This is a predicted structure of a 73-nucleotide RNA (transfer RNA) from a Candidatus Omnitrophota bacterium.
NCBI's taxonomy places the organism under Bacteria, Pseudomonadati, Candidatus Omnitrophota.
The prediction has a mean pLDDT of 81.
The sequence was found in a public genome assembly.
Its Rfam family is "tRNA". Its family is annotated with triplet codon-amino acid adaptor activity in the Gene Ontology. By type it is a transfer RNA.
[in-house]
RNA sequence: GCCGACGUAGCUCAGUUGGUAGAGCAAUGCUUUCGUAAAGCAUGGGUCAAGAGUUCGAUUCUCUUCGUCGGCU
Numbered sequence: 001g002c003c004g005a006c007g008u009a010g011c012u013c014a015g016u017u018g019g020u021a022g023a024g025c026a027a028u029g030c031u032u033u034c035g036u037a038a039a040g041c042a043u044g045g046g047u048c049a050a051g052a053g054u055u056c057g058a059u060u061c062u063c064u065u066c067g068u069c070g071g072c073u
Stems, first nucleotide, its partner, number of pairs: 001072007010025004019056001027043005049065005
């Protein structure tokens, strides 16, 4: 330099032939206990890497940029 994959909650990941974004773990609060752990219940947390385009509507489609990983040279 060229090609490909990936980027979604604090962490690990779903979600796609476009229609108001979810799980598990973690965090916080409450119950229980003399106290802790465990268990149960509840709650919060996201500009879906950034920008632009198409569309009534974009995490999803198109283009550019950035980052991570892999391959080729």